RNAcentral holds the full RNA, with entries from SILVA.
This is a predicted structure of a 526-nucleotide part of an RNA (small-subunit ribosomal RNA, 5' domain) from a metagenome.
Rfam family: Bacterial small subunit ribosomal RNA. Rfam links the family to the GO terms ribosome and structural constituent of ribosome.
The coordinates come from a structure-prediction model, not an experiment, and the mean pLDDT is 82.
[in-house]
Context: one part of a larger RNA
RNA sequence: GACGAACGCUGGCGGCAUGCUUAACACAUGCAAGUCUACUUGAAUAUCGAAGCUUGCUUUGAUAGGAUGGUGGCGAACGGGUGAGUAACGCGUAGAUAAUCUGCCCUUCAGGCAGGGAUAAUCUCUGGAAACGGAGACUAAUACCGGAUAGUAUCCUUUGGUGGCAUCACUAAUGGAUUAAAGAUCUAGAAUCGCUGAAGGAUGAAUCUGCGUGUCAUUAGCUAGUUGGUAGGGUAAAAGCCUACCAAGGCAACGAUGACUAGCUGGUCUGAGAGGAUGAUCAGCCACACUGGGACUGAGAUACGGCCCAGACUCCUACGGGAGGCAGCAGUGAGGAAUAUUGCACAAUGGGGGCAACCCUGAUGCAGCAAUGCCGCGUGAGUGAAGAAUCAGUUAAUCUGUGUAAAGCUCUGUUGAUUGGGACGAAAUGUAAGGUUAGCAGCCUUAUUUGACGGUACCAAUCGAGGAAGCUCCGGCUAACUCCGUGCCAGCAGCCGCGGUAAUACGGGGGGAGCGAGCGUUGUCC
Numbered sequence: 001g002a003c004g005a006a007c008g009c010u011g012g013c014g015g016c017a018u019g020c021u022u023a024a025c026a027c028a029u030g031c032a033a034g035u036c037u038a039c040u041u042g043a044a045u046a047u048c049g050a051a052g053c054u055u056g057c058u059u060u061g062a063u064a065g066g067a068u069g070g071u072g073g074c075g076a077a078c079g080g081g082u083g084a085g086u087a088a089c090g091c092g093u094a095g096a097u098a099a100u101c102u103g104c105c106c107u108u109c110a111g112g113c114a115g116g117g118a119u120a121a122u123c124u125c126u127g128g129a130a131a132c133g134g135a136g137a138c139u140a141a142u143a144c145c146g147g148a149u150a151g152u153a154u155c156c157u158u159u160g161g162u163g164g165c166a167u168c169a170c171u172a173a174u175g176g177a178u179u180a181a182a183g184a185u186c187u188a189g190a191a192u193c194g195c196u197g198a199a200g201g202a203u204g205a206a207u208c209u210g211c212g213u214g215u216c217a218u219u220a221g222c223u224a225g226u227u228g229g230u231a232g233g234g235u236a237a238a239a240g241c242c243u244a245c246c247a248a249g250g251c252a253a254c255g256a257u258g259a260c261u262a263g264c265u266g267g268u269c270u271g272a273g274a275g276g277a278u279g280a281u282c283a284g285c286c287a288c289a290c291u292g293g294g295a296c297u298g299a300g301a302u303a304c305g306g307c308c309c310a311g312a313c314u315c316c317u318a319c320g321g322g323a324g325g326c327a328g329c330a331g332u333g334a335g336g337a338a339u340a341u342u343g344c345a346c347a348a349u350g351g352g353g354g355c356a357a358c359c360c361u362g363a364u365g366c367a368g369c370a371a372u373g374c375c376g377c378g379u380g381a382g383u384g385a386a387g388a389a390u391c392a393g394u395u396a397a398u399c400u401g402u403g404u405a406a407a408g409c410u411c412u413g414u415u416g417a418u419u420g421g422g423a424c425g426a427a428a429u430g431u432a433a434g435g436u437u438a439g440c441a442g443c444c445u446u447a448u449u450u451g452a453c454g455g456u457a458c459c460a461a462u463c464g465a466g467g468a469a470g471c472u473c474c475g476g477c478u479a480a481c482u483c484c485g486u487g488c489c490a491g492c493a494g495c496c497g498c499g500g501u502a503a504u505a506c507g508g509g510g511g512g513a514g515c516g517a518g519c520g521u522u523g524u525c526c
Base pairs, nucleotide, nucleotide: 001525002524003523005522006521007520008519009518012377013376014375015374016373017372018370019369020335025333026332027331029330030329031328034074035073036072038071039070040069045064046063047062048061049060050059051058052057053056081288082287083286090213091212092211093210094209095208096207097206100205101204105201106200107199108198109197110196111195113147115145116144122137123136124135125134126133127132153178154177155176156175158173159172160171161170162169163168183193184192185191186189214260215259216258221251222250223249226248227247228246229245230244231243232242233241263285264284265283266282267278268277269276270275290311291310292309293308294307313324314323315322316321341367343366344365345364349363350361351360352359353358380411381410382409383408391401392400393399415467416463417462418461419460420459421458425453430448431447432446433445434444435443436442470515471514472513473512474511475496476495477494481510482509483508484507485506491498492497
């Protein structure tokens, strides 16, 4: 000098930040991922009609309506949390992919033909305490399936061209084989949103390599899929990645192997720098999601709020069997020196779904708590000598200090209290009208609509010095001195050291010094 700090004493306000460093300990409760012009179901409600009558109700039919449940699509792999593991191509940096994939998005080309059979929901029956099922019957789709068509896709055959980095890459042509599709909406069109195949882009991801990235040699040898080859399998993709066979290699004092510790980086702190220490908040990457293992779905996961198996723990049970996973946001217990509200809103920014309206969003924006930190402001200003009183000291004097300090007088109004006004953040989108246009596509103009924070910030008026100062130190280092008490006691102390009868070092008084809404102590780093 610094801190995600804690402790002691004290404490007025504001702005901006920060806030479980310990038990990756266990978790009550609520919320944190839904949404939809594909399909189906069709409740409430409204209108019209019919019947019954208790004359405003019941039953029933049609139309509008669209709740709820289900199938299906997209999302749920993002966003948010944590740092347990990991000394590793994990991270950083520079490259490689002629060894790769990429939903949504953008650009371009081409196509969207004609069919089929089911199934959930529902109904009936039925098992179970529950969780959850079973059987039969009915039904739709942008769900599922076969057929047609198709090339710059894939595979095979043949022939060239250009280039390179070894395997090869790019490109032109010939013949053959294989693989597609879905509709919805109303304004009814040259419409909008979708669907299928192909090429390119963008974005994202994957793999490989050089170099760098802790401590211990009181760890010296390690290794059989081990090192390489052939063949096959496997992957989006190179490869012992896996398998069979063959060879006997590979690593290591330039530190292998082992043990311990640790997420890495941009950065942060310190320092003139070199360096040292560190890796909270913010940003990038990685890893993990009760512990261990596994795959499924999917463009993408080996998936925090998905599935299966095993284990520990907790809960329910009719003892047959089931349910759960806060290292999401709040919150609880425990641990600890120690760390906050079971708040408001989607108004803004961003994300998911949707043509849109809109819905969802504990991301985010805000508010609450804490002097935890940084910064700013205030606790008054001017004048005022009877140098008042008190208290302390003493050379005992009309003495000295406290001290212009107080009182008194004259002001100010930061802050505070009260009253009144009152934002920026709002742009879009939507709606209505107009213009452009073939067009209610898109674009432009005008009007209108939308604020959690918040009646907050800010502004004005009124009141009124009123409500607002402490903490540590005073032997030297080190700014600041005396009196009393104590008597190697009680005590102090960062180091040197004080205290045994005149203690500027202990305790108290007076006085003084430093910092100041803080001051000191402890801990850690430079």